[in-house]
RNA sequence: UCGUGCUAGGUGGGGAGGUAGCGGUGCCCUGCACCUGCAAUCCGCUAUAGCAGGACGGAAUUCCCGCUCUGAGGCCCACCCUUGUGAGGUCUGGCUUCGGUAAGUGGUGUUGACGGCUGGGUCCCACGCAACGUGUAGACGCCGAAUCCCGUCAGGUCCGGGAGGAAGCAGCGGUAAGCGUUAAAGCGUGUGCCGUGGGGUAGCCUGUCCUGAGCUAACUGCCGUAGUAACGCUCGGAAGGUGUGGUGUCGAAGGUGGGUGCACGG
Numbered sequence: 001u002c003g004u005g006c007u008a009g010g011u012g013g014g015g016a017g018g019u020a021g022c023g024g025u026g027c028c029c030u031g032c033a034c035c036u037g038c039a040a041u042c043c044g045c046u047a048u049a050g051c052a053g054g055a056c057g058g059a060a061u062u063c064c065c066g067c068u069c070u071g072a073g074g075c076c077c078a079c080c081c082u083u084g085u086g087a088g089g090u091c092u093g094g095c096u097u098c099g100g101u102a103a104g105u106g107g108u109g110u111u112g113a114c115g116g117c118u119g120g121g122u123c124c125c126a127c128g129c130a131a132c133g134u135g136u137a138g139a140c141g142c143c144g145a146a147u148c149c150c151g152u153c154a155g156g157u158c159c160g161g162g163a164g165g166a167a168g169c170a171g172c173g174g175u176a177a178g179c180g181u182u183a184a185a186g187c188g189u190g191u192g193c194c195g196u197g198g199g200g201u202a203g204c205c206u207g208u209c210c211u212g213a214g215c216u217a218a219c220u221g222c223c224g225u226a227g228u229a230a231c232g233c234u235c236g237g238a239a240g241g242u243g244u245g246g247u248g249u250c251g252a253a254g255g256u257g258g259g260u261g262c263a264c265g266g
Stems, first nucleotide, its partner, number of pairs: 001266006010056002012030004020046005034054005063259005069254002073250003076246004080241004085236004091232001093231001094228003098224004103220003106216003115210002118207005123199006129192002131189004138182005149174004157166003
């Protein structure tokens, strides 16, 4: 160095999760991925960390180790975005209230604004007038007391010898009380587009005169004030995102460099 037969090792690995930890079952990635049995209320183990049984390859393309090589994928962290949620009331934000201002719009004003002087009204008191109510005296009218009102009193009655006298019912005439109308004076009033006088005049309305261009604040704007929390904003925590980043962490697979027996024969 070649050949033959063996043996160690190999026939997948990794991530998250779970676990005291390791491996497996289940999920995901990679992808050439032996077979059977076991297993999430789990299964098997203990740093040589699946167990049990079988099959095939086999010392190298295949087994083992290293690498600031490339690198699927997972995980972690930070930031960003979206969605929904809780709170806040610091915001030249939004919305609402009130006050101010008067730049713009509108209204009003030389047929005279604002302001000033003055008179009147509105308010109060007194008086008057009117209205309404009450109703005394008076006037007018009506009815009219069975009797206890008046006059006259037929008849009748009584007294008387008589002359005559007395009381007196009905009737007639009248009257009191009563009823009604009118109603001077008086009294009263939740009365009055009424009058006179006095007082008051803050405000409002109005007339005359003076002056001569403003006045108003409805809407917009601006300033302040009080509130509100649908929205913006700020803060918190949640879910999602083929969003961005991280000499973060693990890392399949590839690349590259090295390492690895025993026996016999040529």
RNAcentral holds the sequence, with entries from ENA. Bacterial large signal recognition particle RNA from a Candidatus Poribacteria bacterium, 266 nucleotides, folded computationally. Its Rfam family is "Bacterial large signal recognition particle RNA". Rfam's curators write: The signal recognition particle (SRP) is a universally conserved ribonucleoprotein involved in the co-translational targeting of proteins to membranes. Taxonomically the source falls in Candidatus Poribacteria (Bacteria, Bacteria candidate phyla).